[in-house]
RNA sequence: GGAGUUGGACAGACGAUCGCGGUUGGGGGCGCUAACGCGGCCCCAACUGAGGAAAGUCCGGGCACCACAGGGCAGGUCGCCGGGUAAAGGCCCGGUGGGAGCGAUCCCGAGGAGAGUGCCACAGAAAUGAAGACCGCCAGGAUGGCAACCCUAUCCUGGUAAGGGUGCAACGGUGGUGUAAGAGACCACCGGCAGGAUCGGAAGGUCCUGGCCAGGUAAACCCCGACCGGUGCAAGACAGGAAACACACAAAGACGGCCCGUCUGUUUCCGCCACGUCGCUAGAGCCUUACGGGCAACCGGAGGCCCAGACAGAUGAUCGUCCAGAACAGAACCCGGCUUAUGGACAACUCCGCCC
Numbered sequence: 001g002g003a004g005u006u007g008g009a010c011a012g013a014c015g016a017u018c019g020c021g022g023u024u025g026g027g028g029g030c031g032c033u034a035a036c037g038c039g040g041c042c043c044c045a046a047c048u049g050a051g052g053a054a055a056g057u058c059c060g061g062g063c064a065c066c067a068c069a070g071g072g073c074a075g076g077u078c079g080c081c082g083g084g085u086a087a088a089g090g091c092c093c094g095g096u097g098g099g100a101g102c103g104a105u106c107c108c109g110a111g112g113a114g115a116g117u118g119c120c121a122c123a124g125a126a127a128u129g130a131a132g133a134c135c136g137c138c139a140g141g142a143u144g145g146c147a148a149c150c151c152u153a154u155c156c157u158g159g160u161a162a163g164g165g166u167g168c169a170a171c172g173g174u175g176g177u178g179u180a181a182g183a184g185a186c187c188a189c190c191g192g193c194a195g196g197a198u199c200g201g202a203a204g205g206u207c208c209u210g211g212c213c214a215g216g217u218a219a220a221c222c223c224c225g226a227c228c229g230g231u232g233c234a235a236g237a238c239a240g241g242a243a244a245c246a247c248a249c250a251a252a253g254a255c256g257g258c259c260c261g262u263c264u265g266u267u268u269c270c271g272c273c274a275c276g277u278c279g280c281u282a283g284a285g286c287c288u289u290a291c292g293g294g295c296a297a298c299c300g301g302a303g304g305c306c307c308a309g310a311c312a313g314a315u316g317a318u319c320g321u322c323c324a325g326a327a328c329a330g331a332a333c334c335c336g337g338c339u340u341a342u343g344g345a346c347a348a349c350u351c352c353g354c355c356c
Base pairs, nucleotide, nucleotide: 001352002351003350004349005348006347007346010343012322013321014320015319016318017317018316020049021048022047023046024045025044026043027042028041030039031038032037051328055339056338058337059336060335061334062333063232064231065230066229070260071259072258073257075228076227077226078225079224080095081094082093083092084091096110097108098107099106100105111223112222116221117220118217119216120215134164135163136160137159138158139157140156141155142154143153144152145151172190173189174188175187176186177185191213192212193210194209195208196207197206198205199204236278237277238276240270241269242268243267244266245265252264253263254262285305286304287303288302289301291300292299293298
């Protein structure tokens, strides 16, 4: 200098003037009410007001309702080991095994195929109720060619699966011994499987023994294990009144389906300053920490802070200075993740080249 990998941040700043939403305080006055009080309007002051993804709606929770959410079936989610979190996983941390990369690093559909049932089209000789001989290789025989042998062509019998071909995949792989030619037939190493010893908390690792050796597929059905009630802020709550039916071992109902258990009223009409108010923002909240525990994620302690709650839906305009780069893009109950979009910088690490 170049090429990469990973991580944590930022998201124009400051000032002035005017204009918007909210909270709190003060002031004014309007309507209703017997009053208490309720509703809304105007002015002033202080404070405060979109994001790292607010996006996607892909997961999981909080919360609300279903009088209880109890048991089970069906159904669903997950699947190596250990830990974290309010909780769960497709999240986070650490590890094991496997894969990619020279490497920093990144990825994983990660339980079971001797519980069972399926499937592996086509091609190929053959793809399991443990298969297979197309071309070949070897041995023997017959016939023809040759004077005859060797040799050669064809056919028959037997042996063979090392070589070639087909295929995603061919009955473990490479090398050798051996053989008529071959073959785990035998040997060395490697792989799988089984057994034993040992290390580790575990997944697993290491070593030894054994020729025991068709596979693949479960994101096919299934088996095993753990977990899961449902519906959702368009959830829900907010003064009440009248009538009819029923009277209980009934019927009906009880928020995805079915069963059991348990429980109880049901239906209709009118009505709400109601398209109103609440839910609605003090939280599993944020910041700091040379505090404690832990490899870490994270947990605890100490100190500090209050930081949008709109409802046709708020932050815009102008000027000046700095900077010069300003992208992707606006909350709608809240939170933890994942994914996608995006600008310019910073730090650490890896590889390559050059110079000293």
Predicted 3D model of a 356-nucleotide RNA (Bacterial RNase P class A) from an uncultured cyanobacterium. Its Rfam family is "Bacterial RNase P class A". Its Rfam clan is "RNaseP clan". By type it is a ribozyme. The sequence was found by an Rfam model in a public genome assembly. The coordinates come from a structure-prediction model, not an experiment, and the mean pLDDT is 76.